[in-house]
RNA sequence: AAGUAAGGUAGAGGUUGCGCGACUCAGGAGUAAACUGCAGGAUAUGUCCGGCAUAGCAGAAUGCAGCAGAAAGGGGGGAGCGCCGAAAGGAGCCGUGUCCGGAAAGCUGCUUCUUGGGCGCAGGAUGAAUAAUUCUGUGACUGUCAUCGCAAGAUGGUGCGCUCCUGAAGGA
Numbered sequence: 001a002a003g004u005a006a007g008g009u010a011g012a013g014g015u016u017g018c019g020c021g022a023c024u025c026a027g028g029a030g031u032a033a034a035c036u037g038c039a040g041g042a043u044a045u046g047u048c049c050g051g052c053a054u055a056g057c058a059g060a061a062u063g064c065a066g067c068a069g070a071a072a073g074g075g076g077g078g079a080g081c082g083c084c085g086a087a088a089g090g091a092g093c094c095g096u097g098u099c100c101g102g103a104a105a106g107c108u109g110c111u112u113c114u115u116g117g118g119c120g121c122a123g124g125a126u127g128a129a130u131a132a133u134u135c136u137g138u139g140a141c142u143g144u145c146a147u148c149g150c151a152a153g154a155u156g157g158u159g160c161g162c163u164c165c166u167g168a169a170g171g172a
Stems, first nucleotide, its partner, number of pairs: 007166002010163002014084001017083004023077003035066005043055004047103005087115007095107002116142002119139008143158006
């Protein structure tokens, strides 16, 4: 000198990468509530339990019929925006969650663990649902690195990774 460590800048995987998303569409659903009639005859409602409150023989729950008729969560498309642990889940903890006390679903935050990426199949959970999400398992595909190989390709690993550039000490 070349090459290199930590670190740093910038990028790639795919137009079915990830997330947010104005607007819009389907569905929820001819469902729920409300009102009326018939039957019924003492309970019903506020997530569950206990209390408390409200309604109820001037007729509760429930069933049938008529009339009438929504909404939310979730989903498809999507202008645009932010990105490449993008992001998504599991577990635990504090808080929140209601008419009061306890418990639960849900929600915010923190800690930790898993997953390179999307897709298919089987089962479980949530859900109106055969949508979707998620968990467990499994299958091929794909990106990337290493090793072997003339090559085609094979095997193995996986993001704190990979690629370009930059980059100290030591030092032939």

The RNA shown here (Lysine riboswitch aptamer) has 172 nucleotides and comes from Cuneatibacter caecimuris. It matches the Rfam family "Lysine riboswitch aptamer". Gene Ontology term of the family: lysine biosynthetic process. On this family, see Rodionov et al., Nucleic Acids Res 2003: "Regulation of lysine biosynthesis and transport genes in bacteria: yet another RNA riboswitch?". RNAcentral holds the sequence, with entries from Rfam. The prediction has a mean pLDDT of 80.